Predicted 3D model of an 89-nucleotide RNA (c-di-GMP-I-GGC riboswitch aptamer) from a Dehalococcoidaceae bacterium. It was read from a public genome assembly, where an Rfam model found it. Its mean pLDDT, the model's own confidence on a scale to 100, is 82. Rfam family: c-di-GMP-I-GGC riboswitch aptamer. Rfam links the family to the GO term cyclic-di-GMP binding. NCBI's taxonomy places the organism under Bacteria, Bacillati, Chloroflexota, Dehalococcoidia, Dehalococcoidaceae.
RNA sequence: GGUGAAAAAGGCAAACCCGUCGAAAGGCGGGGGCGCAAAGCCACAGGUCUAACGCUUAUUGGCAAGCAAUGACGGCUGGGCUGCCACCG
Numbered sequence: 001g002g003u004g005a006a007a008a009a010g011g012c013a014a015a016c017c018c019g020u021c022g023a024a025a026g027g028c029g030g031g032g033g034c035g036c037a038a039a040g041c042c043a044c045a046g047g048u049c050u051a052a053c054g055c056u057u058a059u060u061g062g063c064a065a066g067c068a069a070u071g072a073c074g075g076c077u078g079g080g081c082u083g084c085c086a087c088c089g
Base pairs, nucleotide, nucleotide: 001088002087003086004085011036012035016031017030018029019028020027021026034075040081041080042079044078045077046076047073048072049071054067055066056065057064
């Protein structure tokens, strides 16, 4: 410098369950372990989810439908930054 076929010292942790925060999506902590070679970090581009607030329509004693991130997802894809191990040169 290149690669991640095999391996795994060390690492992360899906579903599900419990607690907690949140309007929700979802976050955090504990259990758990499907998987992961960046499943480490960054919402920059695309994508996806939600719809409290707001807007529109209807209704009006309650409320309903639609639109739409400023909310969320990095374990959806691309991009940026950093790093462990192994192998090859």